The RNA shown here (c-di-AMP riboswitch aptamer (ydaO/yuaA leader)) has 137 nucleotides and comes from Pelosinus sp.
Its mean pLDDT, the model's own confidence on a scale to 100, is 76.
Rfam family: c-di-AMP riboswitch aptamer (ydaO/yuaA leader). From the family's description: This family represents a conserved RNA structure found upstream of the ydaO and yuaA genes in Bacillus subtilis and related genes in other bacteria.

């Protein structure tokens, strides 16, 4: 030069999970801020009760093996793509994810009560298409 690994800072993605204040500071409280749940009349179910039933979610469903517990594929979902200004939407192509919870009980609901504010990654392959804005000629 050029790869490859580890670090640090910025910047960045998924996600509701981010700031602010105060302290006995890597935790503890308390407020924004986002973000769920329970809970009237009306209305809907009145037909549902182990054939459980419910809720956060993208997170369901078939299909084969498999003693089961699980493997595996496929269809539906759902995220990213930083080599040339940003930003949205979207097509193709490519990689990934496809989870978790309550406890026998919960329609929808003003009021009112209540709870979360965590985890985990990142330099990747990239091509069209249609707005939006800034710039510059």
């Nucleotide at each position: 030069a050029a790869a490859a690994a580890c670090a640090u800072a910025a910047g960045g993605c998924u996600u509701a999970a981010u700031u602010c204040u105060u302290g006995a500071c890597u935790c503890a409280a308390g407020a924004a801020g986002c973000g769920g749940a329970g809970g009237a009349a009306c209305c809907a179910c009145u037909u549902u009760u182990u054939u459980g039933g419910g809720g956060u979610u993208a997170a369901u469903u078939c299909u084969a093996u498999u003693u089961u517990u699980a493997u595996a594929g496929a269809a539906g979902g759902g995220a990213u793509g930083u080599u040339c200004u940003c930003u949205c939407u979207u097509g193709u192509c490519a990689u990934c994810c496809u989870a978790c919870c309550c406890g026998u009980c919960a329609g929808c609901u003003a009021a009112c009560u209540u709870c979360g504010u965590c985890a985990g990654c990142c330099a990747a392959a990239a091509c069209g298409a249609g707005g939006g804005g800034c710039g510059u000629a």